Source information
Small-subunit ribosomal RNA, 3' major domain from an uncultured bacterium, 478 nucleotides, folded computationally. It matches the Rfam family "Bacterial small subunit ribosomal RNA". Rfam links the family to the GO terms structural constituent of ribosome and ribosome.
Context: one part of a larger RNA
RNA sequence: UGACGGGGGCCCGCACAAGCGGUGGAGUAUGUGGAUUAAUUCGAAGCUACGCGAAGAACCUUACCUAGCCUUGACAUAGUUGGGAAUCCGGCCCAAAAGCUGGAGUGCUCGCAAGAGAACCCUUUUACAGGUGCUGCAUGGCUGUCGUCAGCUCGUGUCGUGAGAUGUUGGGUUAAGUCCCGCAACGAGCGCAACCCCUAUCCUUAGUUACCAUCAUUCGGUUGGGGACUCUAAGGAGACUGCCAGUGUUAAACUGGAGGAAGGUGGGGAUGACGUCAAGUCCUCAUGGCCCUUACGGCUAGGGCUUCACACGUACUACAAUGGCUGAUACAAUGGGUUGCGAAACCGCGAGGUGGAGCUAAUCUCAAAAAGUCAGUCUCAGUUCAGAUUGGAGUCUGCAACUCGACUCCAUGAAGUCGGAAUCGCUAGUAAUCGCAGAUCAGCACGCUGCGGUGAAUACGUUCCCGGGCCUUGUACA
Numbered sequence: 001u002g003a004c005g006g007g008g009g010c011c012c013g014c015a016c017a018a019g020c021g022g023u024g025g026a027g028u029a030u031g032u033g034g035a036u037u038a039a040u041u042c043g044a045a046g047c048u049a050c051g052c053g054a055a056g057a058a059c060c061u062u063a064c065c066u067a068g069c070c071u072u073g074a075c076a077u078a079g080u081u082g083g084g085a086a087u088c089c090g091g092c093c094c095a096a097a098a099g100c101u102g103g104a105g106u107g108c109u110c111g112c113a114a115g116a117g118a119a120c121c122c123u124u125u126u127a128c129a130g131g132u133g134c135u136g137c138a139u140g141g142c143u144g145u146c147g148u149c150a151g152c153u154c155g156u157g158u159c160g161u162g163a164g165a166u167g168u169u170g171g172g173u174u175a176a177g178u179c180c181c182g183c184a185a186c187g188a189g190c191g192c193a194a195c196c197c198c199u200a201u202c203c204u205u206a207g208u209u210a211c212c213a214u215c216a217u218u219c220g221g222u223u224g225g226g227g228a229c230u231c232u233a234a235g236g237a238g239a240c241u242g243c244c245a246g247u248g249u250u251a252a253a254c255u256g257g258a259g260g261a262a263g264g265u266g267g268g269g270a271u272g273a274c275g276u277c278a279a280g281u282c283c284u285c286a287u288g289g290c291c292c293u294u295a296c297g298g299c300u301a302g303g304g305c306u307u308c309a310c311a312c313g314u315a316c317u318a319c320a321a322u323g324g325c326u327g328a329u330a331c332a333a334u335g336g337g338u339u340g341c342g343a344a345a346c347c348g349c350g351a352g353g354u355g356g357a358g359c360u361a362a363u364c365u366c367a368a369a370a371a372g373u374c375a376g377u378c379u380c381a382g383u384u385c386a387g388a389u390u391g392g393a394g395u396c397u398g399c400a401a402c403u404c405g406a407c408u409c410c411a412u413g414a415a416g417u418c419g420g421a422a423u424c425g426c427u428a429g430u431a432a433u434c435g436c437a438g439a440u441c442a443g444c445a446c447g448c449u450g451c452g453g454u455g456a457a458u459a460c461g462u463u464c465c466c467g468g469g470c471c472u473u474g475u476a477c478a
Base pairs, nucleotide, nucleotide: 001478002477003475004474005473007472008471009470010469011468012467013466015462016461019426020425021424022423023422026317027316028315029314030313031312032311033310034308035307042053043052064303065302066301067300068299069298070297073128077127078126079125082122083121084120087104088103089102090101091100092099108117109116110115130292131291133290134289135288139286140285141281142280143279144277146275151190152189153188154187155186156185157166158165159164170181171180172179196269197268198267199266201237202236203235204234205233206232207231211226212225215224216223240263243257244256245255246254247253319419323378324377325376326375327374328373329372335366336365337364340359341358345354346353347352385416390411391410392409393408394407395406396405432454433453434452435451436450437449438448
């Protein structure tokens, strides 16, 4: 100087408390451990691994296993030998790859021609290719975490023999090393804040595909028309403790108020200092070293990654009446669409099929929002709750749904009556609850990322648990 303390002081955080809803019990989905296996590819491991890499394993992917094949190789560059334009179409054999073989076919440049050359293909051969093989404890890059915590440092000066100290401590204050005052310090940098984006109000400009107050018109903003309103999207205004009162050291600031759409960081996002964990990644990529080179490289078929006594994590669905079922009926936002979205109409109980209008989209379409509301029914039961499992029949995608897809219909109707010890999230348009869209994608979503609808309760307080910041103290620690 740090680190540590079941030392002290001050302070903060859904850290506790106060509340609301869960997890832990059930069934299923999914990841992991373990076991199994020819293989069940590999990585991730307290917080910071475990719906993680994987925004989608039937083949492919695929890295694993078995079997059949190739050896200058699937791919790159440069040469060597011989041949042929390139290219296209068959046949035999095979699980496929591989192998054998037939036919068509002649382009460009130079040249009268013979022939030569360029590109491309086959063959031979040499340098080499290739490796998701090892080492993340050799590395770059990227990422997680402490933590959006308020810290981390430097120059000069001063103090100290020195390590170092001072500044950065102190008194106030703040979300903040934020600001003020004081001070052997005076300044500065990286962080904080602001500058950026979205959102909440208004104005201007512009009105098509959006809108419709007034005037006609229609089943319907449908059409004429309108430029007000909504909305769209470009530019501005607006919030700064600016104003008032009080408190405060005449400060910084705090408390209350006015005006205002918004008030003291308005709400949300992007943004992550010096560093820590030899944290993670050599399987994104790049790369040192080591290793393989008729194989640890390459091609192909089939299988596996989907196994199952069991254990754990994360979710979904429930156990019902604030509910289930039936009928009627209302209101969104974000998005996607030409190898695409696909309307009306018709067929089917349905998944879906036929169909093909319109749309490269504020125009057409996916598209029905759901919870809600209004009626009816069920009456507390393992039920008209719950839907696992199983049998049968189908639909769709796709060469192909056996291992191993999703969905539909009929039948079946399991566990489950609110969950031990323990444990998680959340402070407001939040929790809870309800649906919708998108990426990936032929097909496949209870996951993920977004979007809107309905919409709470509670916070006395900081003694205690956890994590963190500053000062101080002790130390057989570095």